[in-house]
A computed fold for a 269-nucleotide part of an RNA from a Patescibacteria group bacterium, annotated as large-subunit ribosomal RNA, domain VI. The coordinates come from a structure-prediction model, not an experiment, and the mean pLDDT is 82. Its Rfam family is "Bacterial large subunit ribosomal RNA". Rfam links the family to the GO terms ribosome and structural constituent of ribosome. The sequence was found in a public genome assembly.

Context: one part of a larger RNA
RNA sequence: CGUGGUUGUUUGAGGGGACUCUUUCCUAGUACGAGAGGACCGGAAAGAACGAACCUCUGGUGUAUCGGCUGUUCCGCCAGGAGCAUUGCCGAGUAACUAUGUCCGGACGAGAUAAUCGCUGAAAGCAUCUAAGCGAGAAACUCACCUCAAGAUCAGACAACUGUCCCACUUCGGUGGGACGAGAUUUCCUAGAAGAACACUAGGUCGAUAGGCUCCAGGUAGAAGCGCCGUAAGGUGUUCAGCCGAGGAGUACUAAUAAAUCUUAUAAU
Numbered sequence: 001c002g003u004g005g006u007u008g009u010u011u012g013a014g015g016g017g018a019c020u021c022u023u024u025c026c027u028a029g030u031a032c033g034a035g036a037g038g039a040c041c042g043g044a045a046a047g048a049a050c051g052a053a054c055c056u057c058u059g060g061u062g063u064a065u066c067g068g069c070u071g072u073u074c075c076g077c078c079a080g081g082a083g084c085a086u087u088g089c090c091g092a093g094u095a096a097c098u099a100u101g102u103c104c105g106g107a108c109g110a111g112a113u114a115a116u117c118g119c120u121g122a123a124a125g126c127a128u129c130u131a132a133g134c135g136a137g138a139a140a141c142u143c144a145c146c147u148c149a150a151g152a153u154c155a156g157a158c159a160a161c162u163g164u165c166c167c168a169c170u171u172c173g174g175u176g177g178g179a180c181g182a183g184a185u186u187u188c189c190u191a192g193a194a195g196a197a198c199a200c201u202a203g204g205u206c207g208a209u210a211g212g213c214u215c216c217a218g219g220u221a222g223a224a225g226c227g228c229c230g231u232a233a234g235g236u237g238u239u240c241a242g243c244c245g246a247g248g249a250g251u252a253c254u255a256a257u258a259a260a261u262c263u264u265a266u267a268a269u
Stems, first nucleotide, its partner, number of pairs: 001151001004162007014148004020048007032037001050105002053102002058099004065092005070085006109143003116136004163180007181264004186260002188204005209255003212251005218244003225238005
């Protein structure tokens, strides 16, 4: 820009993905075979690699979490802390992300076929799967499964809606402007397991969108101060304490204020 417009729900022309393989067991040590050996068909189970999703478990990362330790500077000193030293080093670790973790998938089936195997059957009194005609038959093909999809310009389908008033002009069909009402998106703002920007999604006081606060989960590992024990290093009680980023719930305390924009439309009757 087009498909009249807006909102919602869809059809599916067409495209993409996937389609894999192995082993064991039963049938059955059966058919077959002198024996050695050893099936078709059919059924069941386990797995490999691959793919998708997810984070309950097992782990990893987790430089805004907690604790321990060293040197040094500073907070007047002690105690307690802060900065720097690769995140100073070390031990753990929530959310989130993640695989080596968990779970799921390949299926069943249908159609038309390839090689191939057939039925009927002439040309050619026979024979012949083929010439007419009719079947069987593969991981390949078309469906089926997952997914994108009406720019599929043949631009599809369905549902709802698609104003009122005033002024000016008018070729009387309309055109331009304004007001009101209604609706909706956007700008703007609060954010996000969405994201390069845009977009998308959740919200904007008729509100739990984010922050804060409270409680909880979870992490760390037992705060500081004080008491007691010990000459002291230290131990112990108060104390499952103290502290805590991203998690859950609740709560308008803070910030989503205010305002602007757009549409109200074609054709036919």